[in-house]
């Protein structure tokens, strides 16, 4: 340089054939409970869906580009 693959909350990782409100667990902050504390339970913050363009009534989901990992090959 070529080919794949991925890129979603602090971390791992779902999202069906494009449908209206994006979610789990762990984290993390508050309750309640104890003398105190873990553990377990309640309840809540937390997201430009890698950018920036295009199709579409409607894009995390298509398509183009351009960034960045990783992996074959040269």
């Nucleotide at each position: 340089g070529g080919c794949g693959a991925c890129g979603u909350a602090g971390c791992u990782c779902a999202g069906u054939u494009g449908g209206u409100u994006a979610g789990a667990g762990c984290a993390u902050g508050g309750g309640a409970u104890u003398c105190a504390u873990a553990a377990g339970c309640c309840c809540a913050g937390g997201g430009u869906c890698g950018g920036c363009g295009g199709u579409u009534c409607g894009a995390a989901u298509c398509c183009a580009c351009c960034c960045g990992u990783c992996g074959c090959c040269a």
Predicted 3D model of a 74-nucleotide RNA (transfer RNA) from Planctomycetes bacterium GWF2_41_51. Its Rfam family is "tRNA". By type it is a transfer RNA. NCBI's taxonomy places the organism under Bacteria, Pseudomonadati, Planctomycetota. The sequence was found in a public genome assembly.